Predicted 3D model of a 72-nucleotide RNA (transfer RNA) from Callorhinchus milii. Model confidence (mean pLDDT): 81 of 100. Taxonomically the source falls in Callorhinchus (Eukaryota, Deuterostomia, Chordata, Vertebrata). Rfam family: tRNA.
[in-house]
């Protein structure tokens, strides 16, 4: 070179062609407490980039980028 897999929140991961993209931890605020932790309640935060198919793409296809595996 080639080939396979993955890319979604700060981190670890779900998920789906349409209706609000979710969970745990982390973060912010409130309640509780003398105070802290724990607990309860609320909130902010994301679909790697470009193109194509489609009425509609985070999802399907192609190319690129990044990371990993196989291989010489």
């Nucleotide at each position: 070179a080639g080939u396979c897999c993955a890319g979604u929140a700060g981190c670890u991961c779900a998920g789906u062609g349409g209706u609000u993209a979710g969970a745990g931890c982390a973060c912010u605020c409130g309640c509780c407490u003398c105070g802290c932790a724990a607990g309860c309640a609320a909130g902010a935060g994301a679909c790697c980039u470009g193109g194509g198919u489609u009425c509609g793409a985070u999802u399907c296809c192609c190319a690129g980028c990044u990371g990993g595996g196989c291989g010489a």